[in-house]
RNA sequence: GGGCCGGUGGCGCAAUGGCAGCGUACCUCAAUGGCAUUGAGGGGGUUGAGGGUUCAAAUCCCUUCCGGUCCA
Numbered sequence: 001g002g003g004c005c006g007g008u009g010g011c012g013c014a015a016u017g018g019c020a021g022c023g024u025a026c027c028u029c030a031a032u033g034g035c036a037u038u039g040a041g042g043g044g045g046u047u048g049a050g051g052g053u054u055c056a057a058a059u060c061c062c063u064u065c066c067g068g069u070c071c072a
Stems, first nucleotide, its partner, number of pairs: 001071007010024004018055001026042006048064005
């Protein structure tokens, strides 16, 4: 330098172009003498960045950044 894969809450990952969700973590409450644990509730995302297509984009197109991998 080129090919391919990936980037989404703190972390690990989902999501046929149509409400961004799950697990875990965090906060509050309840049960316990307390811890652990269980149950109930809650907060947290400009979906790596910029632009385009579309009534509508995490998803499609272009550019770009970062990581992994292969080739040279």
About this RNA
This is a predicted structure of a 72-nucleotide RNA (transfer RNA) from bacterium CG09_39_24. Its Rfam family is "tRNA". The prediction has a mean pLDDT of 83.